[in-house]
RNA sequence: GCGGUUGUAGUUUAAUGGUAGAAUGUCGGCUUGUGGCGCCGAAGACGAGGGUUCGAUUCCCUCCUACCGCC
Repeated sequence: GCGGUUGUAGUUUAAUGGUAGAAUGUCGGCUUGUGGCGCCGAAGACGAGGGUUCGAUUCCCUCCUACCGCC
């Protein structure tokens, strides 16, 4: 330099163009003499920029990140 794969809560990960879910963690409450366990609740995410579409995590283009291969 060329080709391919990948990117979603702090972490691990779902989602076939139609309200982004879960586990774990964090915070608050209940429970307890205290803590843990348990129960209830809350906050928190689509790598960036464009395009297509009534509507994009999903399709297209460019860039970036990580990985793999070729030279």